Predicted 3D model of a 97-nucleotide RNA (TPP riboswitch aptamer (THI element)) from Desulfobacter sp. The sequence was found by an Rfam model in a public genome assembly. Model confidence (mean pLDDT): 75 of 100.
RNA sequence: AUUCAUCGUUUGGGGUGGCGCGCGCAGCGUCUGAGAUCAUACCCAUUGAACCUGAUCCGGAUAAUACUGGCGAAGGGAAGAGCGGACAAGACAGCAA
Numbered sequence: 001a002u003u004c005a006u007c008g009u010u011u012g013g014g015g016u017g018g019c020g021c022g023c024g025c026a027g028c029g030u031c032u033g034a035g036a037u038c039a040u041a042c043c044c045a046u047u048g049a050a051c052c053u054g055a056u057c058c059g060g061a062u063a064a065u066a067c068u069g070g071c072g073a074a075g076g077g078a079a080g081a082g083c084g085g086a087c088a089a090g091a092c093a094g095c096a097a
Stems, first nucleotide, its partner, number of pairs: 002089002007084003010079001011045004016039001017031005051076003057070004
């Protein structure tokens, strides 16, 4: 030179339950979580558990619920991309041992 963790940006993918009050399709409170269609937010993009199927599944908890673990070296799943910067690494050359 260059490559690259990581950050940003362009592009794309995804989810939005449980309980209570309420006439209510309005709305409010509360549980977990990054996020509960309050968002222009949050998360994820092949090193892919973001998310979907299996699933009206199984075990353990809870007021209740994908709340938690299994299932899961299962099957799918959106740039394996461009640009900017960049910890760090570092080719070639030179010098020394």